[in-house]
Predicted 3D model of a 583-nucleotide part of an RNA (large-subunit ribosomal RNA, domain V) from a Minisyncoccota bacterium.
Its mean pLDDT, the model's own confidence on a scale to 100, is 85.
Context: one part of a larger RNA
RNA sequence: CCCGCGGUCAGACGGAAAGACCCCGUGCACCUUUACUGCAACUUUGCACUGGCAUUAGGAAUCCGAUGUGUAGGAUAGGUGGUAGGCUUUGAAGCGGAGGCGCUAGCUUUCGUGGAGCCGUCCUUGAAAUACCACCCUUUGAGUUCCUGAUGUCUAACUGCGGCCUCGAAACGAGGUUCAGGACCAUGCAUGGUGGGCAGUUUGACUGGGGCGGUCGCCUCCCAAAGAGUAACGGAGGCGCGCGAUGGUGAGCUCAGGCCGGUCGGAAAUCGGCUGUUGAGUGCAAUGGCAAAAGCUCGCCUGACUGCAAGGCCGACGGGCCAAGCAGAGACGAAAGUCGGUCAUAGUGAUCCGGUGAUCCCGUGUGGAAGGGUCAUCGCUCAACGGAUAAAAGGUACGCCGGGGAUAACAGGCUGAUCGCACCCAAGCGUCCAUAGCGACGGUGCGGUUUGGCACCUCGAUGUCGGCUCAUCACAUCCUGGGGCUGUAGCCGGUCCCAAGGGUAUGGCUGUUCGCCAUUUAAAGUGGUACGUGAGCUGGGUUUAGAACGUCGUGAGACAGUUCGGUCCCUAUCUGCCGUGGG
Numbered sequence: 001c002c003c004g005c006g007g008u009c010a011g012a013c014g015g016a017a018a019g020a021c022c023c024c025g026u027g028c029a030c031c032u033u034u035a036c037u038g039c040a041a042c043u044u045u046g047c048a049c050u051g052g053c054a055u056u057a058g059g060a061a062u063c064c065g066a067u068g069u070g071u072a073g074g075a076u077a078g079g080u081g082g083u084a085g086g087c088u089u090u091g092a093a094g095c096g097g098a099g100g101c102g103c104u105a106g107c108u109u110u111c112g113u114g115g116a117g118c119c120g121u122c123c124u125u126g127a128a129a130u131a132c133c134a135c136c137c138u139u140u141g142a143g144u145u146c147c148u149g150a151u152g153u154c155u156a157a158c159u160g161c162g163g164c165c166u167c168g169a170a171a172c173g174a175g176g177u178u179c180a181g182g183a184c185c186a187u188g189c190a191u192g193g194u195g196g197g198c199a200g201u202u203u204g205a206c207u208g209g210g211g212c213g214g215u216c217g218c219c220u221c222c223c224a225a226a227g228a229g230u231a232a233c234g235g236a237g238g239c240g241c242g243c244g245a246u247g248g249u250g251a252g253c254u255c256a257g258g259c260c261g262g263u264c265g266g267a268a269a270u271c272g273g274c275u276g277u278u279g280a281g282u283g284c285a286a287u288g289g290c291a292a293a294a295g296c297u298c299g300c301c302u303g304a305c306u307g308c309a310a311g312g313c314c315g316a317c318g319g320g321c322c323a324a325g326c327a328g329a330g331a332c333g334a335a336a337g338u339c340g341g342u343c344a345u346a347g348u349g350a351u352c353c354g355g356u357g358a359u360c361c362c363g364u365g366u367g368g369a370a371g372g373g374u375c376a377u378c379g380c381u382c383a384a385c386g387g388a389u390a391a392a393a394g395g396u397a398c399g400c401c402g403g404g405g406a407u408a409a410c411a412g413g414c415u416g417a418u419c420g421c422a423c424c425c426a427a428g429c430g431u432c433c434a435u436a437g438c439g440a441c442g443g444u445g446c447g448g449u450u451u452g453g454c455a456c457c458u459c460g461a462u463g464u465c466g467g468c469u470c471a472u473c474a475c476a477u478c479c480u481g482g483g484g485c486u487g488u489a490g491c492c493g494g495u496c497c498c499a500a501g502g503g504u505a506u507g508g509c510u511g512u513u514c515g516c517c518a519u520u521u522a523a524a525g526u527g528g529u530a531c532g533u534g535a536g537c538u539g540g541g542u543u544u545a546g547a548a549c550g551u552c553g554u555g556a557g558a559c560a561g562u563u564c565g566g567u568c569c570c571u572a573u574c575u576g577c578c579g580u581g582g583g
Base pairs, nucleotide, nucleotide: 001583002582003581004580005579006578007577008576010575011574012573014570015569022404023403024402025401027400028399029396030395031394032393035201036200037199038198039197041194042193043192045190046189047188048187051154052153053152054151055150056149057148058147059146060145061144062143064141065140066139068137069105078136079135080134081133082132085119086118087117094113095112096111097110098109099108100107101106158181159180160179162178163177164176165175166174167173204216205215206214213233217239218238219237220236221235222234240385241283242342243341247301248300249299250298251297252296253295255279257275258274259273260272261271281290282289284347286345287344288343305328306327307326308325311322312321313320314319317386330339331338332337353379354378355377356376357375358374359373361372362371411458412456413454414453415452417451419447420446421445422444423443424442428438429437465540466538467537468536470532471529472528473527474526475525478503479502480501481498482497483496484495485494486493505519506518507517508516509515546564547563548562549561550559551558552557
C1' cells in the first nucleotide's frame, strides 16, 4: 500500500412520511350562535271542504208606532203642502190601575169603569192646528229581511287504532249496523309570526411571522437629495364644513406693539399725540401669499348668471385644475373697467337602481296610454372612502388539501443593544495617603455562554427540555504547583501574574436545568461542543386525540392556568473509530 472479518453508531444536515406546528389560498370540511339568507316544522287569520235551528251584540234596508217645550201665548207649536170639516155605540168626556217618555209643566200606550160627547175655524205667532190627509226631518222602540261577530244546540257532510255482524288465514283492511265526536278536527290555497331542527354561504387588507393594538379617503408641512415626482406601523397637525353675507362692485381706511398725556380707570376698557414695512389680521390646520392690500369699514346690488369655449397644466385611466374670448340678459362705477361665489390649497363618492319637476324626443298595425329618453335635481360614514351583494358572525386540540424556508417556534448564521470579561481617566472612600483593597461621572475594547434584533440554508421534516451513558476542547483556574504587591508579624487571608498535568461529592425536595437544605471534600471551577450525545437509552416535563377543575365565552370552544391518562420505528451501504487476519 492492497483485500478481508468482527465490532461501534460520531457523520453522510442518514432512511421512512410532498411538516401534523406556523403562515398563505378571496381552498375544503364539520361544529356553534341573539352572523346573513332560506327551508322543514309549529302557529295566526281568511276562503274552500261546510249544513239546520235558536239566542245575543252591532250595522243596513223596509214597515208600524212613538218623539219634538226660546219668548209671547189656553200650551211640550218638528218642516212643507192640501183642506172646512173630522173622531165617536166597532164605545166620547171623566175616574181608577199599570207601563213608557219627560224640560217636572205635562205628553202618550194599555186595561177596567163609564155612558154620549170631544176637537177645529175664533185670541196671540215669522209659521196654524196631532181636527183630518199626504210627503219628509231629528231622536227612539217593536216586527221582517239581509250582512257581520259571538254563544248554545242539532245531525246529515266529515272523523274514530270504539262495540257487534259479514267477507276473509288475517289486517291499523273493506262493507253493513250501532255508538261516540261533529260542522269542530283534518286537508288544500293564500297570509303574518316563531323557527341552528336543517341547508347554503359570509366572516377585508396592510402588517419587520400571525394574532392583539393601530391604520385605510382628502388637505398642509418636514423627510425629499435647489424642476416635477418619491417609501416606511418615519416626524407633526387638520378636514367630512361655514357664510344670502363672510358674495359682486364703487368709494374710503391702516394694523399689532411701544412711548407720552388724560376723571373714576388699575398691566390691560374708552380718548389725544408721536412712533410703528407687517411683528396684526385673514371664518377653521399648516404652508405659500397679501399694505394700489387678499386686512378693516360704508353705499348700491345678486355675476353664488344662461349658452359656449381657443389654449394650457396634472393624471395609467376614470378624472381633476387654470383660462382669454363670443352670444344673451344684468349688477356696480362718471369712466376705464370689474363681476361665471368666497386670499389659494381640504369640506368628499364612479356605475347601477329608484324618486321629483320640466321637455319640442321615442312610444311595437293606427290614435292614445303605459313605459322609456333628454334637461334639472334628490336618495350612499358604499369612511375597508376606484365603492365584490339589497342582504352576512364565530370555533376546530377531530380536522383535511394545496403551497411556503417568499413567513414564525428549535438549532445554526449575521449583529452585539442587552449580557459576561478586560482596560483608560481618577472625583472620592480607605485616620494620613487616588491606585493594599475599592472606585462615582464618563470613555475604549474583547468574547459570542443570556435576553433580544434580522429572517440568510433547512417547512418533498435539521426530533424539542431534563436525566442516564460516553465523552472531548477552551481557560476568563475551584483544588493541587510557582511567583509579585499587601493596610503580609505568625497562622489565616486579599489582590494580581504564570500554569490546563491530574483531580473536581453523596443524599432530601422538585419533570426540572437552576435553586434551597443535610452531610462530606484538597476542591465540590466557568464555559464551548446542533443550550455535545434519542439510526445510544429514557420519556418525568412540554406539545395531538379522552376527561375534569378554575376562569373567559350566549355557544361551538379557549387559557406560557391546573389536573389524571396517553404507540419513541430502522437487520449499517460509505466515511470515521476499535479489534483482528491475509497478501